[in-house]
Context: one part of a larger RNA
Molecule: small-subunit ribosomal RNA, central domain
Organism: uncultured Gammaproteobacteria bacterium
RNA sequence: CUGGGCGUAAAGCGCGUGUAGGCGGCUACUUAAGUUGGAUGUGAAAUCCCCGGGCUUAACCUGGGAACUGCAUUCAAUACUGGGUAGCUAGAGUCUGAGAGAGGAGGGUGGAAUUUCCGGUGUAGCAGUGAAAUGCGUAGAUAUCGGAAGGAACACCAGUGGCGAAGGCGGCCCUCUGGCUCAAGACUGACGCUGAGACGCGAAAGCGUGGGGAGCAAACAGGAUUAGAUACCCUGGUAGUCCACGCCGUAAACGAUGUCUACUAGCCGUUGGAGACUUUAAAGUUUUUAGUGGCGCAGCUAACGCGAUAAGUAGACCGCCUGGGGAGUACGGUCGCAAGAUUAAAACUC
Numbered sequence: 001c002u003g004g005g006c007g008u009a010a011a012g013c014g015c016g017u018g019u020a021g022g023c024g025g026c027u028a029c030u031u032a033a034g035u036u037g038g039a040u041g042u043g044a045a046a047u048c049c050c051c052g053g054g055c056u057u058a059a060c061c062u063g064g065g066a067a068c069u070g071c072a073u074u075c076a077a078u079a080c081u082g083g084g085u086a087g088c089u090a091g092a093g094u095c096u097g098a099g100a101g102a103g104g105a106g107g108g109u110g111g112a113a114u115u116u117c118c119g120g121u122g123u124a125g126c127a128g129u130g131a132a133a134u135g136c137g138u139a140g141a142u143a144u145c146g147g148a149a150g151g152a153a154c155a156c157c158a159g160u161g162g163c164g165a166a167g168g169c170g171g172c173c174c175u176c177u178g179g180c181u182c183a184a185g186a187c188u189g190a191c192g193c194u195g196a197g198a199c200g201c202g203a204a205a206g207c208g209u210g211g212g213g214a215g216c217a218a219a220c221a222g223g224a225u226u227a228g229a230u231a232c233c234c235u236g237g238u239a240g241u242c243c244a245c246g247c248c249g250u251a252a253a254c255g256a257u258g259u260c261u262a263c264u265a266g267c268c269g270u271u272g273g274a275g276a277c278u279u280u281a282a283a284g285u286u287u288u289u290a291g292u293g294g295c296g297c298a299g300c301u302a303a304c305g306c307g308a309u310a311a312g313u314a315g316a317c318c319g320c321c322u323g324g325g326g327a328g329u330a331c332g333g334u335c336g337c338a339a340g341a342u343u344a345a346a347a348c349u350c
Base pairs, nucleotide, nucleotide: 004321005320006319007304008303012318014201015200016199017198021194022193023192025088026087027086028085029084030083031082033081034080035077036076037075038074039073040072041071042070049065050064051063052062053061054060091191092188093187094186095185096183097182098181099180103177104176105175106174107173108172109171110154115149116148117147118146119145120144121143125136126135162169163168206247207246208245209244210243211242215241216240220236221235222234223233258317259316260315261314262313263312266295267294268293269292270291271290272289273288274287275286276285277284278283299306300305323350324349325348332343333342334341335340
């Protein structure tokens, strides 16, 4: 070097865009770099191998041959790969017409509910629990009616429904904006796939500055429970949760399953689109297409299970793994305001 793996045993980067690189559709001509064959030169001797010879054998010494799998030059071959030229349309993309959607950003607006405040009615309790107590209440609470303020979240619809690369996205309206799907053609003509670095996005918590603060609620205080109770339960309650801008860059960031492409029985559901048929206000049947689910053949798998949304059969490229602990730690580097993140050992030990 070759050879093994990565759903759950160690192992898929949280996700994307994309540089270098790797890989790359069909046809013809050309070239001959890779590739293949021949020739020539070289590949010191010794060693190794084969056949002999010499020390009584052997080790050892020695003659010949082969080998030295390499390199250079040259001649030739042209299937494949590469280079060049010309073309093609099946990959990829553009245009036209439709369609669905919690995709994103900004602005506006609505009702229910909680809380607080003001006013009315009204009187002794309320709240809370397994039971209580702390707490609130005659300075008039709880309850109830009317009004006001303010913040946050959007019941029903709601669906293994939809959209998004992932994180994620849910009242309604407007503006701006990304992607996707379908149906017919027309056009460009391989423009493609992957992607080390790099760059961007990235829940929650946390950090900085300034706002905001209804409810909830780390910390904290009190009441209980208990042998104790730095908890579980209860009464309070501050950061925070919300907004703007800037950081952080992590997660059981999960489908614990990288991206792309092709191929490989069926059956049932559901979402979006297109076509056909039946009847027809609507619906039903069926074909096809893009998603999203449940079973299941072959096959795969240690088993569980997966099974056209593969963990099947193959190809391209990237990432990662190599006994447990020490340790995702120390040191160093990079990043960060910090918290810390990232990269990442060893001694020792079983």